SAM riboswitch aptamer (S box leader) from a Flammeovirgaceae bacterium, 108 nucleotides, folded computationally.
Rfam family: SAM riboswitch aptamer (S box leader). Rfam describes the family as follows. The SAM riboswitch is found upstream of a number of genes which code for proteins involved in methionine or cysteine biosynthesis in Gram-positive bacteria.
Of the family's consensus pairs, 97% are formed in the model.

RNA sequence: UACUUAUCAAGAAAGACUGAGGGGUCGGGCCCUAUGACGUCUUAGCAACCUUCCCAACUCUAUGGGAGGUGGUGCUAAUUCCCACUGCAGAUGCAGACCAGAUGAGUG
Numbered sequence: 001u002a003c004u005u006a007u008c009a010a011g012a013a014a015g016a017c018u019g020a021g022g023g024g025u026c027g028g029g030c031c032c033u034a035u036g037a038c039g040u041c042u043u044a045g046c047a048a049c050c051u052u053c054c055c056a057a058c059u060c061u062a063u064g065g066g067a068g069g070u071g072g073u074g075c076u077a078a079u080u081c082c083c084a085c086u087g088c089a090g091a092u093g094c095a096g097a098c099c100a101g102a103u104g105a106g107u108g
Stems, first nucleotide, its partner, number of pairs: 001108008013043005021032003027083003044076004049072002052067005080100001085096004
């Protein structure tokens, strides 16, 4: 980096440096931000996708539940912040689809 696949309404902070934008993309909103955003580093924390162990089932590829939190990872404003397309509603909203994005795992 390409493809496949699972999940995405929960959860989780401080310090230092830097110095102006940031919240995925075009757009429309709405928010965060010199009371220092974003980013980098350190420490801490959250999660449980892979790794570990146990139970059940299964026994061709593999499933469900539980424990643990070492290691690999990821994350720590707002539902992936909301909308966008369709339908039902007809203030608010609900459901679905498509595309995309983020993270993990596998393969190339």